[in-house]
């Protein structure tokens, strides 16, 4: 230097045009004499800019991170 590939909550993850499932944890509530357990509610404009569309987490590009190869110098 070229190819690929992956970045969604505090963590782990699913979803690949029609508007973010699902665990844990945090935190509110319930139950309980007080906790445990257990239930219930709550929490992401999806790395960042810009196209494309009637609609983008999805597609296209640039760029930032990280990762496997590969090639080149030494």
């Nucleotide at each position: 230097g070229g190819a690929c590939c992956c970045u969604u909550a505090g963590c782990c993850a699913a979803g690949u045009g029609g508007u973010a499932a699902g665990g844990c944890a945090c935190g509110g509530g319930a139950c309980u004499g007080c906790a445990a357990c257990u239930c219930c509610c709550u929490c992401a404009u999806c790395g960042c800019c810009g196209g494309u569309u009637c609609a983008a987490a999805u597609c296209c590009g640039a760029c930032a991170g990280g990762g496997u190869c590969c090639u080149c110098c030494a």
Predicted 3D model of a 74-nucleotide RNA (transfer RNA) from a Bacillota bacterium. Model confidence (mean pLDDT): 82 of 100. Its Rfam family is "tRNA". Gene Ontology term of the family: triplet codon-amino acid adaptor activity. From the family's description: Transfer RNA (tRNA) molecules are approximately 80 nucleotides in length.